Molecule: Bacterial small signal recognition particle RNA
Organism: Cyanobacteria bacterium SZAS LIN-5
């Protein structure tokens, strides 16, 4: 010194797996918006003002998510890269 072989560590890239955005649905008696029928109030009228239900969103949430993202993990698979120990070889 070369090589296989094991174990320990590290890293890269993968694979599981959990989380999380993202993405659909669904989602609020009143205390979120909008459009407000009906009835209410003002007015001689015209028109005007709050507005319930209802329908449309949507926040918290809740339920789902196949690739893909991010983020974590391990009795995960390759590769490198350092150390231990063992085996051969080869030179002093």
């Nucleotide at each position: 010194g070369a090589u296989c072989g094991u174990u320990g560590g590290g890293u890269a890239c993968g694979g599981c797996g959990g989380a999380g955005a993202c993405c659909a649905a669904c989602g609020a008696a009143c205390c979120u918006g909008g459009u407000c029928a009906g009835g209410g109030g003002g007015g001689a009228a015209a028109c005007c003002c709050a507005g319930c239900a209802g329908c449309c969103a949507u926040a918290a949430g809740u339920u789902g998510u196949a690739a893909g993202c991010u983020u974590c993990g391990g009795g995960u698979g390759u590769g490198c890269c350092c150390a231990g120990c063992g085996g051969u070889c080869a030179c002093c």